[in-house]
RNA sequence: GCUGAACGACAGGGGAGCGCCAGGACCCCGAGGCAUGCCGACGGGUCCCGGGCGCUGAGAGUGCGGACAACCGCAGACCCUCGAACCUGAUCCGGGUCACACCGGCGUAGGGAGUCGGGCUUCUCAGUCC
Numbered sequence: 001g002c003u004g005a006a007c008g009a010c011a012g013g014g015g016a017g018c019g020c021c022a023g024g025a026c027c028c029c030g031a032g033g034c035a036u037g038c039c040g041a042c043g044g045g046u047c048c049c050g051g052g053c054g055c056u057g058a059g060a061g062u063g064c065g066g067a068c069a070a071c072c073g074c075a076g077a078c079c080c081u082c083g084a085a086c087c088u089g090a091u092c093c094g095g096g097u098c099a100c101a102c103c104g105g106c107g108u109a110g111g112g113a114g115u116c117g118g119g120c121u122u123c124u125c126a127g128u129c130c
Stems, first nucleotide, its partner, number of pairs: 001128005007117004011081004017055005023048006032039003062075005086111003092105004
């Protein structure tokens, strides 16, 4: 001398899993009941659950509004913004767990949201050149 990290402002991106219990919707069967075309126990199946408890995690559902099945919108918390936040491949492959978690691979894969200030007038840290 140049550059970066921390940090700040504003702007933007993203996800919400697993187990047990309780519950709900629909379908099948149909004991049985009666007002005779309706109701319907037990049992079975599919799906849902932001209800409770627990696990992992930064975060796994905090608030408001509208629906009313459990959905939708907005906000909050948290993480992330050149990148392993997050998405795709992927209901992926090997190990592991009841399952998720976790470890390795895929992966130098394909996507993915940024600018300014600051550092930088001697008083945070680092790299590099002379």